[in-house]
This record gives sequence, C1' cells and structure tokens, in this order.
RNA sequence: UCUUAUUAAGAGAAGUGGAGGGAUCUGGCCCAAAGAAGCUUCAGCAACCUCUGAAGAUCAGAAAGGUGCUGCUUCCAGCAAGAGUAAUCUUGAGAGAUAAGA
Repeated sequence: UCUUAUUAAGAGAAGUGGAGGGAUCUGGCCCAAAGAAGCUUCAGCAACCUCUGAAGAUCAGAAAGGUGCUGCUUCCAGCAAGAGUAAUCUUGAGAGAUAAGA
C1' cells in the first nucleotide's frame, strides 16, 4: 500500500511527567494546575488471531498466548441523497482506527 471484517456495547488505578488533549484541516462542543499528552507498573474489557466442542459457510464456550482497547457514538458536523417553512433529523459515502491476510 491492497483486500476482508468490525467500528451506538464494554473496561482505570498508582507512579512519573509538567501543558496540553479529544487522528488530520475548518467550525462546534468538551476534557485539563482538584494535573493534559507521553512513559512505567499493576488491574480490567473485548474476543480479531488462538484453543475446545458441535456442526455447512456458522453456533456455543474458554482466556494461557499474539494484538487491540479502558472520557464524550470514531465527541459531533463537513461530501451525497432523502424528509422538513426552518431549526433539525435519517441513510449512505469518504476519511480514520483495530484485526487478519497478501
């Protein structure tokens, strides 16, 4: 980089650190000196890979191992279509994230 799947659920403490953070840009809305990001340790969540048992293309269970994750729907919108006088709402796409494979 490409392909496929998922993306409204779930799960935080301590130490360190010292001003930012919620991917990027714009706008909005939030979090943060009652301590942000990052790093470390421990704990937890989930069940993609994995393991077990049934079986048609899946189902049920497990959690030792490889990842991932643990404020807000991926915090919301931006593009397209539809509804509405409007505010706004719904669906889809795009982008991003994660896993597995190439």
A computed fold for a 102-nucleotide RNA from uncultured Anaerobacillus sp., annotated as SAM riboswitch aptamer (S box leader).
Model confidence (mean pLDDT): 86 of 100.